RNA sequence: CGUCCAUCUCGAGCGGCCGAGAGAUCUGGCUCUUUGACGCCGCAGCAACCCGGAGCUGUUUUUAUCAGCACUGCCGGGUGCUACCGCCAGGACCGAUGGGAG
Repeated sequence: CGUCCAUCUCGAGCGGCCGAGAGAUCUGGCUCUUUGACGCCGCAGCAACCCGGAGCUGUUUUUAUCAGCACUGCCGGGUGCUACCGCCAGGACCGAUGGGAG
């Protein structure tokens, strides 16, 4: 980079810097924003996907092994995310995130 699969009405903010727009794009709306949005950095948090780890009991001289049970939770890591139903609607090879292979 394109492709395949899955998800997108839940959840989660403080500080510093910047200085006028922002909510992907187009249209029509609507909302946020100098009471500093958006963006960047730091810390914190949320938990969508992926990876790893450990538990209890029995067997065994002991360890390992093996078997059963429990846990859908916990810990660590890789990304991601932290206004509003992906803000709403329409159009579109729509957009975003994660994972697989290439």
The prediction has a mean pLDDT of 79. Predicted 3D model of a 102-nucleotide RNA (SAM riboswitch aptamer (S box leader)) from Nesterenkonia massiliensis. The organism belongs to Nesterenkonia, within Bacteria. It was read from a public genome assembly, where an Rfam model found it.